This is a predicted structure of a 379-nucleotide RNA (Bacterial RNase P class A) from a Fibrobacterota bacterium.

RNA sequence: UCGGGGGGCCGGGUGGCCGCUGGAGAAAUCCAGAGGAACUUCCGGGCACCAUAGGGCAGGAUGCCAGCUAACGGCUGGGCGCGGCAACGCGACGGAAAGUGCAACAGAGAAGAGACCGCCGAUGGGCCGCAAGGCCACAGGCAAGGGUGAAACGGCGGGGUAAGAGCCCACCGCUUUCCUGGCAACAGGGAAGGCAAGGCAAACCCCAUCCGGUGCAAGGCGAACAGUGGACGGCCCGCUAAGGGCACAGGGGCGGCCCGCCUCCGGUUCCACGGGUAGCCGCUCGAGGCCGUCGGCGACGACGGUCCCAGAUGGAUGGCCAUCGGUUUCCGGUAAUGCGGAAACGCCACAGAACCCGGGGUAUAGGCCCCCCUUCGUG
Numbered sequence: 001u002c003g004g005g006g007g008g009c010c011g012g013g014u015g016g017c018c019g020c021u022g023g024a025g026a027a028a029u030c031c032a033g034a035g036g037a038a039c040u041u042c043c044g045g046g047c048a049c050c051a052u053a054g055g056g057c058a059g060g061a062u063g064c065c066a067g068c069u070a071a072c073g074g075c076u077g078g079g080c081g082c083g084g085c086a087a088c089g090c091g092a093c094g095g096a097a098a099g100u101g102c103a104a105c106a107g108a109g110a111a112g113a114g115a116c117c118g119c120c121g122a123u124g125g126g127c128c129g130c131a132a133g134g135c136c137a138c139a140g141g142c143a144a145g146g147g148u149g150a151a152a153c154g155g156c157g158g159g160g161u162a163a164g165a166g167c168c169c170a171c172c173g174c175u176u177u178c179c180u181g182g183c184a185a186c187a188g189g190g191a192a193g194g195c196a197a198g199g200c201a202a203a204c205c206c207c208a209u210c211c212g213g214u215g216c217a218a219g220g221c222g223a224a225c226a227g228u229g230g231a232c233g234g235c236c237c238g239c240u241a242a243g244g245g246c247a248c249a250g251g252g253g254c255g256g257c258c259c260g261c262c263u264c265c266g267g268u269u270c271c272a273c274g275g276g277u278a279g280c281c282g283c284u285c286g287a288g289g290c291c292g293u294c295g296g297c298g299a300c301g302a303c304g305g306u307c308c309c310a311g312a313u314g315g316a317u318g319g320c321c322a323u324c325g326g327u328u329u330c331c332g333g334u335a336a337u338g339c340g341g342a343a344a345c346g347c348c349a350c351a352g353a354a355c356c357c358g359g360g361g362u363a364u365a366g367g368c369c370c371c372c373c374u375u376c377g378u379g
Stems, first nucleotide, its partner, number of pairs: 003373008012324007020033005035350001039361002042359005047215004054259004059211005064078005079093001080091004094206002099204002101200002116146002118142003123139002125136004154172002157169003173195001174193008219281003227273005232267001233248001234246004250264005288307008325348001326345007
């Protein structure tokens, strides 16, 4: 210098004129006024109501270890595996000896299976030969070699054998056990054992942990209006009345189901139809922002200081001008994209709060900063 990896920041500034929303004020006026993602609605909560609020089944989510956090499926650090020369990146990362299931086709054979091409034929058998010996490959033996396949029942080297095979041996793998380091996941090492345990659980499943529901269109206050029809057995007391009682059954509520609980014996219950209202609150002081110190590898925490920073409701923050910055194009010039000049753009990338907060995913013109890896070159 080229290329690559990781992290962070900005994404417009200033002035003038007019205008909009909220708050304060009698008024003049003063103060404040979209984001890093406000997008997506993918997670977790706060809050509200069901509701007095339990247990179980079903269902769902997560899945290595240790931490952070209000919590999470998030984040941080570590372990293991994979990719990459590396910096780094990714991981749906518990269990296949609980059971069930799947792997087309090819192939001899796909989990205790297998002989297509092949190897041997020592022993038995057949033939030739006086014999030595030779031939056949029938019986029989083999699964090491080749082939098929995504994958072939440990791998590789040697010994052994008729030819072979963990048959035997060394190393690797695996199992059991012990030691060391580590909180742990794991890593390393010793000993014993020829050795039974292929793949898929992002297949059903098993195991561990966690999970009520609905949601600001939640919910509350006030005002206004117009109601109609329907659901709910029985028993006892009492004068065959009025009235009162019981809580077995029944109505209703609690996401699905069961138990249980509550409520009504007519209720602020439920169902259907019809009418009225669209106002106010909730609505922004928060698991809040910023700065500093300390602790921690880090996520983050503790302490101290300081600040108040949108609350709209067809939905506010805009329009014009000037200038700086920026971008694009052209000209000059340069070793160079340094530099000078002209023109154009004109919220100039992605994109706009709607109860709030933490996180993830996605989008992003242009510009700047820091750290790391590699190639090449120089000293």
NCBI's taxonomy places the organism under Bacteria, Pseudomonadati, Fibrobacterota. The sequence was found by an Rfam model in a public genome assembly.